The RNA shown here (Bacterial RNase P class A) has 420 nucleotides and comes from Candidatus Aquidulcis sp. The model forms 94% of the base pairs in the Rfam consensus. The coordinates come from a structure-prediction model, not an experiment, and the mean pLDDT is 76. It matches the Rfam family "Bacterial RNase P class A". Rfam links the family to the GO terms ribonuclease P activity, tRNA processing and dimeric ribonuclease P complex. From the family's description: Ribonuclease P (RNase P) is a ubiquitous endoribonuclease, found in archaea, bacteria and eukarya as well as chloroplasts and mitochondria. The organism belongs to Candidatus Aquidulcis, within Bacteria.
[in-house]
RNA sequence: UGAGUGGGCCGGGCGAUCGCGGCCGGCUCGGCCGGCUGAGGAAAGUCCGCGCUCCACAGGGCACGGCGCCGGGUAAUCCCCGGGCGGGGCGACCCGCGGACAGGGCCACAGAAACAGACCGCCCCGGCGCAAGCCGGGGUCAGGGUGAAAAGGUGGUGUAAGAGACCACCGGCGCGGCCAGCAAUGGCCGCGGCCAGGCAACCCCCGCCGGGAGCAAGGCCAAGCAGGAGCAACGGUCCCUUCGGGGAUCCAGGGGGCGGCUCGUCCCCUCCGAGCUCCGGGUAGGCUGCACGAGCCACGCGGAGACGCGGCGGCCCAGAGAGAUGAUCGCCCAUUCACCGCCCUCCGGGAUGAAAGCCGCAAGGCCGUAAACCGGAGGGGGGUGAUGGACAGAACGCGGCUUACAGGCCGACCCACAGC
Numbered sequence: 001u002g003a004g005u006g007g008g009c010c011g012g013g014c015g016a017u018c019g020c021g022g023c024c025g026g027c028u029c030g031g032c033c034g035g036c037u038g039a040g041g042a043a044a045g046u047c048c049g050c051g052c053u054c055c056a057c058a059g060g061g062c063a064c065g066g067c068g069c070c071g072g073g074u075a076a077u078c079c080c081c082g083g084g085c086g087g088g089g090c091g092a093c094c095c096g097c098g099g100a101c102a103g104g105g106c107c108a109c110a111g112a113a114a115c116a117g118a119c120c121g122c123c124c125c126g127g128c129g130c131a132a133g134c135c136g137g138g139g140u141c142a143g144g145g146u147g148a149a150a151a152g153g154u155g156g157u158g159u160a161a162g163a164g165a166c167c168a169c170c171g172g173c174g175c176g177g178c179c180a181g182c183a184a185u186g187g188c189c190g191c192g193g194c195c196a197g198g199c200a201a202c203c204c205c206c207g208c209c210g211g212g213a214g215c216a217a218g219g220c221c222a223a224g225c226a227g228g229a230g231c232a233a234c235g236g237u238c239c240c241u242u243c244g245g246g247g248a249u250c251c252a253g254g255g256g257g258c259g260g261c262u263c264g265u266c267c268c269c270u271c272c273g274a275g276c277u278c279c280g281g282g283u284a285g286g287c288u289g290c291a292c293g294a295g296c297c298a299c300g301c302g303g304a305g306a307c308g309c310g311g312c313g314g315c316c317c318a319g320a321g322a323g324a325u326g327a328u329c330g331c332c333c334a335u336u337c338a339c340c341g342c343c344c345u346c347c348g349g350g351a352u353g354a355a356a357g358c359c360g361c362a363a364g365g366c367c368g369u370a371a372a373c374c375g376g377a378g379g380g381g382g383g384u385g386a387u388g389g390a391c392a393g394a395a396c397g398c399g400g401c402u403u404a405c406a407g408g409c410c411g412a413c414c415c416a417c418a419g420c
Base pairs, nucleotide, nucleotide: 001416002415004413005412007410008409009408010407012332013331014330015329016328017327018326020038021037022036023035024034025033026032027031040391044402045401047400048399049398050397051396052214053213054212055211064210065209066208067207068206069083070082071081072080073079084097085096086095087094088093098205099204103203104202105199106198107197119144120143121140122139123138124137125136126135127134128133152170153169154168155167156166157165171195172194173192174191175190176189177188178187179186180185218288219287220286221285227279228278229277230276231275235250236249237248238247239246240245252270253269254268255267256266257265258264295315296314297313299311300309301308302307333389336386337385338384339383340382342380343379344378345377346376347375348374349373357366358365359364
């Protein structure tokens, strides 16, 4: 310099004007004014896991669903960290993960056959034929062919031809022992011809985990309508009383409107009903849940790391209701484009061979196509003018994963080439 790998972070800044939500304060309160405050790394998908709330719940089993190498982290996980094994890459690094000798099922196309069934070929036997060969029966996957996948590999023995049929070595698998490791697993030794595939995101087997619903959860208050109970001639007013009662009078009474009150007047009701008062549940609606929390930042300590720590210091950080955080302008910073100078490197051209310098007594030579100069290519940096910043939008909260994302910044590592 080029080409990569894997992390962390930012994701426009400042100012002015206008506009919006929340809270607080004030006022001349159906609003106005002032102050403070107001999205994200993913607020998204809702794919996992929790908190919280209500409901359900003796115990066990079946069914169903999820997960799946080992150890650790965590509130928990299908997440994260470390390790193991397998695969890919020159490498940094990336991807995957129980069981296919418990059983069933499936394996497109091609192919004879997808797990043991012979297409070609090879071999044997029988028949026919002068022969080449043909027909039938059988053996054989060693060779050919098909396929993503077809019976471990090499050599030998063996055979009619063959074959892990047998033998040696190599490779794999399984079993046993020893060693290392918490373990997954690895190493070494021995034994066994075990070598007849793949798919478990098809059923299944083994192990582990899982009660259901979700903030429209749930709690409190509570219009209207509907329901229940109560209210009126067994009365009111006045007088007397030995307080037991007696007498007189009213013949309507109750509720509501107007009205300061009374009178008055109007309306309704007195069977049902209406009216008024009370009661229980509870709809609309309101309040809450609901923003101090598995909280955020920096540091310290422990740990290899994920992470942890009654450790130290600082901070308070949107909250609603069908849902507010935006727009314009100016300057600046990236980005991209156009134009104009400048510098560097390389390539081609470039003399009647410049000047200066050096050599020579001189002629002349060297420097030397080297330079100037012309053309082209590449790079760097500057100026001017345009361009103008992605994905996206909290609604109970939190931890993950996944997906989207213009552009930019900072470490670490790998490979190639060149120079020192």